[in-house]
Molecule: Bacterial RNase P class A
Organism: Shewanella oneidensis MR-1
RNA sequence: CGAGUUGGCCAGACAGUCGCCGCGUUCGCAAGAACGGGGAGGAAAGUCCGGGCUUCAAAGAGCAGGGUGCCAGGUAACGCCUGGGCGGUGUGAACCGACGACAAGUGCAACAGAGAGGAGACCGCCAUCAUAGCCUCGGCUAAGGUGGUAAGGGUGAAAGGGUGCGGUAAGAGCGCACCGUGCGGCUAGCAAUAGUCCGUAGCAAGGUAAACUCCACCCGAAGCAAGACCAAAUAGGGUUCCGUAUGGCGUGGCUCGCGUUGGAACCGGGUAGGUCGCUUGAGCCUGUGAGCGAUUGCAGGCCUAGAUGAAUGACUGUCCACGACAGGACCCGGCUUAUCGGCCAACUCAACCU
Numbered sequence: 001c002g003a004g005u006u007g008g009c010c011a012g013a014c015a016g017u018c019g020c021c022g023c024g025u026u027c028g029c030a031a032g033a034a035c036g037g038g039g040a041g042g043a044a045a046g047u048c049c050g051g052g053c054u055u056c057a058a059a060g061a062g063c064a065g066g067g068u069g070c071c072a073g074g075u076a077a078c079g080c081c082u083g084g085g086c087g088g089u090g091u092g093a094a095c096c097g098a099c100g101a102c103a104a105g106u107g108c109a110a111c112a113g114a115g116a117g118g119a120g121a122c123c124g125c126c127a128u129c130a131u132a133g134c135c136u137c138g139g140c141u142a143a144g145g146u147g148g149u150a151a152g153g154g155u156g157a158a159a160g161g162g163u164g165c166g167g168u169a170a171g172a173g174c175g176c177a178c179c180g181u182g183c184g185g186c187u188a189g190c191a192a193u194a195g196u197c198c199g200u201a202g203c204a205a206g207g208u209a210a211a212c213u214c215c216a217c218c219c220g221a222a223g224c225a226a227g228a229c230c231a232a233a234u235a236g237g238g239u240u241c242c243g244u245a246u247g248g249c250g251u252g253g254c255u256c257g258c259g260u261u262g263g264a265a266c267c268g269g270g271u272a273g274g275u276c277g278c279u280u281g282a283g284c285c286u287g288u289g290a291g292c293g294a295u296u297g298c299a300g301g302c303c304u305a306g307a308u309g310a311a312u313g314a315c316u317g318u319c320c321a322c323g324a325c326a327g328g329a330c331c332c333g334g335c336u337u338a339u340c341g342g343c344c345a346a347c348u349c350a351a352c353c354u
Base pairs, nucleotide, nucleotide: 002349003348004347005346006345007344008343009342010341012319013318014317015316016315017314018313020039021038023036024035025034026033027032041325045336046335048334049333050332051331052330053223054222055221056220065219066218067217068216069215070084071083072082073081074080085099086097087096088095089094100214101213105212106211107208108207122153123152124149125148126147127146128145129144131142132141133140134139161179162178163177164176165175166174180203181201182200183199184198185197186195187194188193227276228275229274230273237267238266239265240264241263242262247261248260249259250258251257283302284301285300286299287298288297289296290295320323
């Protein structure tokens, strides 16, 4: 200097004016006014997981159903995160992986192929039988029958360890050496697992569980339109008491008049409407301790949207690299997806210079 890998951070800046939604103080009977201060994100998104919270149900356990699936740790919890193991990709930094069990049982495998399962003889190779032909009479050749053979060819995604030597009629772990593999032990490790270690087995047990299944562990259901509280009316319900028409109630107190037809008290439910739930929380920042790390202990500091037709906008000026994806609706932890560009740190590869 070029090309990359991983992790983290930012997401136009500043000033002014006019608006919108909460909060605090003061003034005001109230409506409201003045002043001060706050007002979207790294994903607020998808609603895919996990939890808090709420209501319902509930003695406990099991079945059914669903989920998760290498090991250890973290966490309120997780399908998340961290570290490690194994397998794969890459020259590398690194990245990716539903990664328990097919040596319990059942099933499945299109097409091709002889055969797709403790399998299979299509071609080939070998032996033998009978026939035919040739000849130097011992054999050779041809098509056929019977048998042996998994070396070679061929089919397929996949065909029962690999290479070599021996062996054989031809072959074959049939025997042997090396490599690989299974099982047991030893060693290292908490473990997954590993080993250039020891013993053992000629190799059995082909593949497939995002097929049924088996094993281990986890899960009650619904969700803030959850739910709780207050509570109008010429609405409606219940109980008790009084009265029963020359009465009662309304018409501001009385009389007349007019209207009306039981009245009063208490109680519970609950519609409209309102209030709460609602943002102080597994919270954020700084320092420090533990840990490889995820994370966590301690100390100090901070309060940072809370609407309900639902706010966070518009305009002007200056500057720049000319600005992406996108907006809360109970809250939090994750994952996934979208995203103009810029910055920082560590590391890798290649070329060159010293």